The RNA shown here (Bacterial RNase P class A) has 371 nucleotides and comes from a Gemmatimonadales bacterium. NCBI's taxonomy places the organism under Bacteria, Pseudomonadati, Gemmatimonadota, Gemmatimonadia, Gemmatimonadales. The RNAcentral record of the sequence draws on ENA. Its mean pLDDT, the model's own confidence on a scale to 100, is 76. The gene name in the source record is rnpB.
RNA sequence: GAGGUUGGACGCGAUGAUCGCGGUCGGGGCAACCCGACCGAGGAAAGUCCGAGCUCCACAGGGCAGACCGCCAGGUAACGCCUGGGCGCCGCAAGGCGACGGACAGGGCAACAGAAAGACACCGCCGAUGGCCCUUCGGGGUACAGGCAAGGGUGAAAUGGUGGGGUAAGAGCCCACCGCGGUCCCGGCAACGGGAACGGCACGGCAACCCCCGGUCGGAGCAAGGCCAAAUAGGUGGCGAGGUGCGGCCCGCACCGUCGGAGCCACGGGUAGGCUGCUUGAGGUGCCGGGCGACCGGCAUCCCAGAGAGAUGAUCAUCACCCGCGCCUUCGGGCCGGGAACAGGACUCGGCUUACGGUCCGACCUCACCC
Numbered sequence: 001g002a003g004g005u006u007g008g009a010c011g012c013g014a015u016g017a018u019c020g021c022g023g024u025c026g027g028g029g030c031a032a033c034c035c036g037a038c039c040g041a042g043g044a045a046a047g048u049c050c051g052a053g054c055u056c057c058a059c060a061g062g063g064c065a066g067a068c069c070g071c072c073a074g075g076u077a078a079c080g081c082c083u084g085g086g087c088g089c090c091g092c093a094a095g096g097c098g099a100c101g102g103a104c105a106g107g108g109c110a111a112c113a114g115a116a117a118g119a120c121a122c123c124g125c126c127g128a129u130g131g132c133c134c135u136u137c138g139g140g141g142u143a144c145a146g147g148c149a150a151g152g153g154u155g156a157a158a159u160g161g162u163g164g165g166g167u168a169a170g171a172g173c174c175c176a177c178c179g180c181g182g183u184c185c186c187g188g189c190a191a192c193g194g195g196a197a198c199g200g201c202a203c204g205g206c207a208a209c210c211c212c213c214g215g216u217c218g219g220a221g222c223a224a225g226g227c228c229a230a231a232u233a234g235g236u237g238g239c240g241a242g243g244u245g246c247g248g249c250c251c252g253c254a255c256c257g258u259c260g261g262a263g264c265c266a267c268g269g270g271u272a273g274g275c276u277g278c279u280u281g282a283g284g285u286g287c288c289g290g291g292c293g294a295c296c297g298g299c300a301u302c303c304c305a306g307a308g309a310g311a312u313g314a315u316c317a318u319c320a321c322c323c324g325c326g327c328c329u330u331c332g333g334g335c336c337g338g339g340a341a342c343a344g345g346a347c348u349c350g351g352c353u354u355a356c357g358g359u360c361c362g363a364c365c366u367c368a369c370c371c
Base pairs, nucleotide, nucleotide: 001367002366003365004364005363006362007361008360009359010358013319014318015317016316017315018314019313021040022039023038024037025036026035027034028033042342046353047352049351050350051349052348053347054221055220056219057218066217067216068215069214070213071085072084073083074082075081086100087098088097089096090095101212102211106210107209108206109205122152123151124148125147126146129145130144131142132141133140134139160178161177162176163175164174165173179201180199181198183196184195185194186193187192225276226275227274228273235267236266237265238264239263246260247259248258249257283302284301285300286299287298288297289296290295321339322338323337324336326335327334328333
C1' cells in the first nucleotide's frame, strides 16, 4: 500500500428567531382561559418470538395428552439469551457456521438410476469338490450344481481404508498401519483430549418422520386487578293498610285470614363516569476493585414521558457533515447545486429477530514492497 475478518460508539446535528403541542408545579381569573418555571420517544420505542416481575382465577396427590428444550462449565431474577470451552464442517488465515442425546426398543422413508437401498448378484472371477465329455490314465475340457464379492457398472449413499500374505477364485481368512469399539492409565470440574495393551470388523443412512430417553411447563393478561359511584330499569326490606273498600289464594257464595299493588324511604349488585394500578426501577451515569469473559461488588451522583386512541412539530437564517464528469483557483480553498435513513412510547424489565442513508474509533489476518 492492497484485500479481508471482527468488536464497539453515534444516529435529521448545533445555535438563534417566529408560530405551535402535551404534562407537572406556582400565580391570576366567577369561569372560559391567561402568565411563568421545569420536563417531554428509540437504538431499534417495531415484530410480539422467548424469559421474568406484577395481578386475578384455579389447585389433595399422581398420571395421560400436548407443547418446548437437548455437548460441557459458568453468568443471570429467569431464559430457547449471553460468555468461555469441547467436538464437527468451511476458510491459507483472522474468523464463520452447527436442533450437537439415541439408528442392536419398534415402525416408517430413500425420487431417478441400479441386480440389490437390507441383507443383493447385472457384467464379471473361479469351478478346488460333485456332474458330464475326452484321455496316451499323468491329465485336459465344459460351465450343470455350486463358490466369490476382488474388479466393472448404477447411485447422494453399496456391507471399514491402504499395502502384503493367502486362495480354485476370493473374503479381517491372516498380518502391519489408519479407522472403530469397550477396558485401563494420565491431563481436565466437565464436555473431551493423549497414551497403552486388547477385541475383531459387526449393528449402512435419515430421529428438522413417528418414536425412545432425559428435562421444563396450571390458565389468563394492565381491556390484569382494586376503590368510589349517577340517571333509568329491575332486586330486597319497611311504611302504605287505620272503618266498608281493589285484585289473587277455598268447587261456588259469605265471613275471617293471608299475599300483592301505585307512591315514599332505606339497603345492596351492576352500567356511564371518576380515582388508582402508573412509573424509583433486577434503573441511568462516573470512579474504584474482582473476573479471560458474560458479569459481579463498593462508593458518589441523577430522577429521565407517563396522559384521554394518544402531545415533542413547522418555517427561516447561520454554522457543521456528506456527494457532484459543475464553475473558479494563488492548489490552501471559494462559489453553485443536491443529500441527510429506518422508524415513534401506552404496565414494566431482560433477551432474540427484523428495518436503517451515513459518520467515527479499535483489534486482528493474508499478500506485495521498503528498511